[in-house]
Predicted 3D model of a 115-nucleotide RNA (TPP riboswitch aptamer (THI element)) from Devosia marina. It was read from a public genome assembly, where an Rfam model found it.

RNA sequence: CGGACGUCCGAGGGGUGUCCAGGUUCGCAAGAGUCUGGUCUGAGAUGGCUGAGAGGCCGAACCCUUUGAACCUGAUCCGGGUAAUGCCGGCGAAGGGACGGGAUCGUAUCCGCCA
Numbered sequence: 001c002g003g004a005c006g007u008c009c010g011a012g013g014g015g016u017g018u019c020c021a022g023g024u025u026c027g028c029a030a031g032a033g034u035c036u037g038g039u040c041u042g043a044g045a046u047g048g049c050u051g052a053g054a055g056g057c058c059g060a061a062c063c064c065u066u067u068g069a070a071c072c073u074g075a076u077c078c079g080g081g082u083a084a085u086g087c088c089g090g091c092g093a094a095g096g097g098a099c100g101g102g103a104u105c106g107u108a109u110c111c112g113c114c115a
Base pairs, nucleotide, nucleotide: 001112002111003110004107005106006105008101009100010099011065012064013063014062017040019038020037021036022035023034024033025032026031046059047058048057049056050055071096072095073094077090078089079088080087
C1' cells in the first nucleotide's frame, strides 16, 4: 500500500415459549380457551387486522445471511436440573437453511506486496 474484516446502504431469512393469580367462556366434572397483571430464561417471548376456532396476514424491535447453531427437522428424543419450559448439555464433523454494493472511515487479529 492492497486484500480480508468491521462501519454504512439496499435486499432477504427467522423465532415469539414456561408457570402463578384474578376475571370470563365452554364443560356434570376433570380440564381447555381467552383477557389482564406478574414470574423464569434469553439478543428477542411484541402491536394490530382477520377468523367460531385452529390458524393466517401486516408491522416494530432483536438476531442471522453460505466463514451460515439465526432458525427448522430429528423431537411427544436422551441425560441433568427446575415451580415449569429447548432451562442447561448431548444429538451436531447429522440433514436443511436467506444476498449484493463498494464511496468514506477504522483495524485488536489474519493474508499478500513494496521499502
About this RNA
Model confidence (mean pLDDT): 78 of 100.